Transfer RNA from a Chloroflexota bacterium, 72 nucleotides, folded computationally. The sequence is in RNAcentral, with records from ENA. Its Rfam family is "tRNA". Rfam classes the family as a transfer RNA. The coordinates come from a structure-prediction model, not an experiment, and the mean pLDDT is 81.

RNA sequence: GGCGGCGUAACUCAGUGGCAGAGUAGGGGACUCAUAAGCCCUUUGUCCUCGGUUCAAGUCCGAGCGCCGCCA
Numbered sequence: 001g002g003c004g005g006c007g008u009a010a011c012u013c014a015g016u017g018g019c020a021g022a023g024u025a026g027g028g029g030a031c032u033c034a035u036a037a038g039c040c041c042u043u044u045g046u047c048c049u050c051g052g053u054u055c056a057a058g059u060c061c062g063a064g065c066g067c068c069g070c071c072a
Stems, first nucleotide, its partner, number of pairs: 001071007010024004018055001026042004048064005
């Protein structure tokens, strides 16, 4: 330098153009003599940035940035 993949909650990741989710973690409750586990409830989002398409974009398109891989 060329090509490809990925970027979503604190972490790991889902998400088919129409309300942003799960698990873990955190907080609270109940249980227990007490603790842990398990059980119940529950908080947190600039969906990497900018622009475009669309009635509507996390999702489609373009550019940029970052990370990873392959090739040279």